[in-house]
Molecule: Fluoride riboswitch aptamer (crcB RNA motif)
Organism: Streptosporangiaceae bacterium
């Protein structure tokens, strides 16, 4: 001083908090949905779901309805 293996500390899991869990990354990382059009393949324009990775509570949107 390099090599392979495990861990931690934190981080992530397409819209916010929190508990619990599960996976994944651990620093040129992990993740950033889905269909159409167009296209100089860089991107841009429509449209749709969804505040969870999963159970759960709670805010914000949204429709209706009551007063």
């Nucleotide at each position: 001083a390099g090599a392979u293996g495990g861990g931690c500390a934190g981080g992530c899991g397409a819209u916010g908090a929190g508990g619990c869990u599960c996976g994944c990354c651990g620093c040129u990382a992990a993740c950033c949905g889905c269909g159409a059009a167009c296209u100089u393949c860089g991107a841009u324009u429509c449209g749709c779901u969804g505040a969870u990775g999963g159970c759960c509570u709670c805010u914000a949107c949204c429709a209706c309805g009551a007063u």